[in-house]
Predicted 3D model of a 479-nucleotide part of an RNA (small-subunit ribosomal RNA, 3' major domain) from a metagenome. The prediction has a mean pLDDT of 84.
Context: one part of a larger RNA
RNA sequence: UGACGGGGGCCCGCACAAGCGGUGGAGUAUGUGGUUUAAUUCGAAGCAACCCGAAGAACCUUACCAGGGCUUGACAUUUCAGGAAAUCCAUGGAAACAUGGCCCUCUCCUUAUGGAGACCUGAGGACAGGUGUUGCAUGGUUGUCGUCAGCUCGUGUCGUGAGAUGUUGGGUUAAGUCCCGCAACGAGCGCAACCCCUAUCUUUAGUUACCAGCGGAUAAUGCCGGGCACUCUAGAGAAACUGCCGGUGACAAACCGGAGGAAGGUGGGGAUGACGUCAAAUCAUCACGGCCCUUAUGUCCUGGGCUACACACGUACUACAAUGGCGCGUAUAGAUGGUCGCGAAGCCGCGAGGCAGAGCCAAUCCCAAAAAGCGCGUCCCAGUUCGGAUUGCAGGCUGAAACUCGCCUGCAUGAAGUCGGAAUCGCUAGUAAUCGCGGAUCAGCAAGCCGCGGUGAAUACGUUCCCGGGCCUUGUACA
Numbered sequence: 001u002g003a004c005g006g007g008g009g010c011c012c013g014c015a016c017a018a019g020c021g022g023u024g025g026a027g028u029a030u031g032u033g034g035u036u037u038a039a040u041u042c043g044a045a046g047c048a049a050c051c052c053g054a055a056g057a058a059c060c061u062u063a064c065c066a067g068g069g070c071u072u073g074a075c076a077u078u079u080c081a082g083g084a085a086a087u088c089c090a091u092g093g094a095a096a097c098a099u100g101g102c103c104c105u106c107u108c109c110u111u112a113u114g115g116a117g118a119c120c121u122g123a124g125g126a127c128a129g130g131u132g133u134u135g136c137a138u139g140g141u142u143g144u145c146g147u148c149a150g151c152u153c154g155u156g157u158c159g160u161g162a163g164a165u166g167u168u169g170g171g172u173u174a175a176g177u178c179c180c181g182c183a184a185c186g187a188g189c190g191c192a193a194c195c196c197c198u199a200u201c202u203u204u205a206g207u208u209a210c211c212a213g214c215g216g217a218u219a220a221u222g223c224c225g226g227g228c229a230c231u232c233u234a235g236a237g238a239a240a241c242u243g244c245c246g247g248u249g250a251c252a253a254a255c256c257g258g259a260g261g262a263a264g265g266u267g268g269g270g271a272u273g274a275c276g277u278c279a280a281a282u283c284a285u286c287a288c289g290g291c292c293c294u295u296a297u298g299u300c301c302u303g304g305g306c307u308a309c310a311c312a313c314g315u316a317c318u319a320c321a322a323u324g325g326c327g328c329g330u331a332u333a334g335a336u337g338g339u340c341g342c343g344a345a346g347c348c349g350c351g352a353g354g355c356a357g358a359g360c361c362a363a364u365c366c367c368a369a370a371a372a373g374c375g376c377g378u379c380c381c382a383g384u385u386c387g388g389a390u391u392g393c394a395g396g397c398u399g400a401a402a403c404u405c406g407c408c409u410g411c412a413u414g415a416a417g418u419c420g421g422a423a424u425c426g427c428u429a430g431u432a433a434u435c436g437c438g439g440a441u442c443a444g445c446a447a448g449c450c451g452c453g454g455u456g457a458a459u460a461c462g463u464u465c466c467c468g469g470g471c472c473u474u475g476u477a478c479a
Base pairs, nucleotide, nucleotide: 001479002478003476004475005474007473008472009471010470011469012468013467015463016462019427020426021425022424023423026318027317028316029315030314031313032312033311034309035308042053043052064304065303066302067301068300069299070298073127077126078125079123080122081121082120083119088101089100090099091098092097106117107116108115109114129293130292132291133290134289138287139286140282141281142280143278145276150189151188152187153186154185155184156165157164158163169180170179171178195270196269197268198267200238201237202236203235204234205233206232210227211226214225215224216223241264244258245257246256247255248254320420324379325378326377327376328375329374330373337366338365341360342359346355347354348353386417391412392411393410394409395408396407397406433455434454435453436452437451438450439449
């Protein structure tokens, strides 16, 4: 100087408390451990691994296993020889591929010869190739403490020196934020602001959005003429700064209350992550040093596996019902996506879906039905008209192909489950809870992820205690 303390002081955070809803019990989904297996590819490991890499394992992916093939190779550069190549057909084969056949042919330059280019075949060596190893050789990227308020430097001063001072102290703040004081005076990286979304208004613009007034048409509808007021869209601007008033305070910084205002003290949300810590994670995104393989640890193919199942754990979904289930009727979003695409009306089917193909490269058309809600009816507390697992049968869709191993529909079946031990998690407001909708990936497959809106709470006395963190101080036989 740090680190540590079941030392002290001050302060903060859904850290506790106060509340609301869960997890832990059930069934299922999913990840992991374990076990099994020819293989169940690999990585991730307290917080910070475990719906994580994976924004989607039937083949492919795929790295694993079995079997069948290849050896200058699936891919790149280069030398020589020959030929355009691909496609197609036959035989063998699970395919890769092998053998034979069909085919006799590209572009450019050039006087014909010839040369060049692309592509293929053969021969050859240099070489290719490796998701093989080392994240404790590395770059890059990322997690975490933590959006915590800290981490440092120059000069000066003090100290023999390590180092100190500044950065401590008195207030204050979300903040090393600001003020005052002070052997310090300044500065840098962080904080804040500048950026984006959102909340109000003005203005510009007016189609595909909108429709107040005028006219037309209809069973009805901005449907048409028309209009740019309103809504909205998307560009520019205004607006919030403790600016104003009162009080407290040290006359300061600031704090408390108030006015005006759409918004008030960082308005709400996002992006943004200092010096560093964990030899944290990643050699399987990629790159790269060393090491290793080279008729195999490379590469092609078929099939299988990653989907196994006594069990254990994590994360979710659905429930256990009456604030509910079911039936009928009825209202209201936002944000997306769409041409190898979204696909309307109409018709067929109980339905999944099929036929059909209007319109739309989309403020125009479509996916599209929002759901919870509201109204009426029914069930009457039961393992039920709760719950839907499991299984049987019959179908639909995608795709060469759904046996291993997809999703969906109908009929039948109707399991556990009556609110969950010890323990444990999230959340402070348009939040929790609850309800549906969309997107990426994607042929198909979502209870996951990323977004969107609808309805919309309760509670916070307080900081003694638990956890994490910041500052000062103290002890130490630790570095």